Predicted 3D model of a 99-nucleotide RNA (c-di-GMP-I riboswitch aptamer) from Paenibacillus sp. Its Rfam family is "c-di-GMP-I riboswitch aptamer". From the family's description: GEMM was predicted in a large-scale screen for bacterial structured RNA regulatory elements. The source organism's lineage runs through Bacteria, Bacillota, Bacilli, Caryophanales and Paenibacillus. The sequence is in RNAcentral, with records from Ribocentre. The coordinates come from a structure-prediction model, not an experiment, and the mean pLDDT is 84.
[in-house]
């Protein structure tokens, strides 16, 4: 210095499902457990992407729901992150080995 990690050693992480707990959800996180990964370390509060909507704020137009039906105060649609994701790119550092 590595944009394309061949080869060795130590090794290291933990996808999907399952079972607790935490959460409105997404997700999180302990266990099992391994699909992968050479950064699968770390940053989500100031770069794009993705995912959810508890509140909120619109709507009954369609479908639903309502002992209340020329209606919505929804268990129904939409919309917005303030939540969440780095194992989507990013951005920061690294260990060996290469040069």
């Nucleotide at each position: 210095g590595u944009a394309u990690g061949a080869u060795a050693a130590g090794g290291g992480c933990a996808a999907a499902a399952c079972c607790g707990c935490u959460g409105a959800a997404a997700a999180g996180u302990g266990g099992u457990g391994a699909c992968g990964c050479a950064a699968a370390g770390c940053u989500a509060a100031a770069g794009g992407g993705a995912c959810u909507a508890a509140a909120u704020u619109g709507g009954c137009a369609a479908u639903c729901c309502u002992g209340u039906c020329u209606a919505g105060u929804g268990u129904c649609c939409a919309a917005u992150a303030u939540g969440u994701c780095a194992g989507c790119c990013a951005g920061c550092u690294a260990c060996c080995g290469c040069c």